[in-house]
A computed fold for a 73-nucleotide RNA from Salarchaeum sp. JOR-1, annotated as transfer RNA. The sequence is in RNAcentral, with records from ENA and Rfam. Its Rfam family is "tRNA". Rfam classes the family as a transfer RNA.

RNA sequence: GGGCGCGUGGCCAAGCGGACAAGGCGAGAGGUUCCUAACUUCUAGAUCACGGGUUCAAAUCCCGUCGCGCCCG
Numbered sequence: 001g002g003g004c005g006c007g008u009g010g011c012c013a014a015g016c017g018g019a020c021a022a023g024g025c026g027a028g029a030g031g032u033u034c035c036u037a038a039c040u041u042c043u044a045g046a047u048c049a050c051g052g053g054u055u056c057a058a059a060u061c062c063c064g065u066c067g068c069g070c071c072c073g
Base pairs, nucleotide, nucleotide: 001072002071003070004069005068006067007066010025011024012023018056027043028042029041030040031039049065050064051063052062053061
């Protein structure tokens, strides 16, 4: 330099054009317990990497940039 894939809360992760963007771990608060752990209820937290475009509507499609991974030279 070229090709392919990926980028979603603190971490993992679903979503594959139309609902307030699921879920798990973690965090905070309550219940339970003599206390802790376990169990359980609730709460908060995502500019969906960034910038454009297409569309009535984009996390999702297209283009560019950046970052990461793999392969080729």
The coordinates come from a structure-prediction model, not an experiment, and the mean pLDDT is 82.